Transfer RNA from a bacterium, 72 nucleotides, folded computationally. RNAcentral holds the sequence, with entries from ENA. Its Rfam family is "tRNA". The family's RNA type in Rfam is transfer RNA. Gene Ontology term of the family: triplet codon-amino acid adaptor activity.
RNA sequence: GCGACAGUAACUCAAUGGUAGAGUGAAAGAUUUCCAAUCUUUAUGUUGAGGGUUCGAGUCCCUUCUGUCGCU
Numbered sequence: 001g002c003g004a005c006a007g008u009a010a011c012u013c014a015a016u017g018g019u020a021g022a023g024u025g026a027a028a029g030a031u032u033u034c035c036a037a038u039c040u041u042u043a044u045g046u047u048g049a050g051g052g053u054u055c056g057a058g059u060c061c062c063u064u065c066u067g068u069c070g071c072u
Base pairs, nucleotide, nucleotide: 001071002070003069004068005067006066007065010024011023012022013021018055026042027041028040029039030038048064049063050062051061052060
């Protein structure tokens, strides 16, 4: 220099162009003499950044950043 893949909640990951979710974790409460476990509830978030297409974009297109891998 060229190519491929990945980037979404604190972490690990989902999500046919049509309300952004799950598990773990966090907080509060219930239960218990206390702790653990269990149950209920709550908060998560500029979907890496910018732009375009569309009635509507995490998803499609372009540019760009970071990381990993391969080729030279």